[in-house]
Molecule: c-di-GMP-I riboswitch aptamer
Organism: soil metagenome
RNA sequence: GAUAACGGCACACCCGGCGAAAGACGGGGUCGCAAAGCUCUGGAGGCUAAAGCGCGGUUCUCGUCGCGCCACGCCAGUCCGGCCGCCGAA
Numbered sequence: 001g002a003u004a005a006c007g008g009c010a011c012a013c014c015c016g017g018c019g020a021a022a023g024a025c026g027g028g029g030u031c032g033c034a035a036a037g038c039u040c041u042g043g044a045g046g047c048u049a050a051a052g053c054g055c056g057g058u059u060c061u062c063g064u065c066g067c068g069c070c071a072c073g074c075c076a077g078u079c080c081g082g083c084c085g086c087c088g089a090a
Stems, first nucleotide, its partner, number of pairs: 001087001008033002013028004018023001031077001037083003042080003045075003052069007
């Protein structure tokens, strides 16, 4: 970073199994991407809330339902940074 070339990846959505979920993985699929390659053991931000804690409802109690908080879970196709990488016009 070009109406270049060889290529690459694969949004949404669908299917499958995994997960509490967010979501990742596999297959299909192509919205887009010059890093949409890697890095969450660099920084910021976002998502989920099982377990846990608190509150309330119901209950004699246990249990159960709801709400709130919470990451050790998740997002690199949220951004900044770091590392590696194809081609070569102006």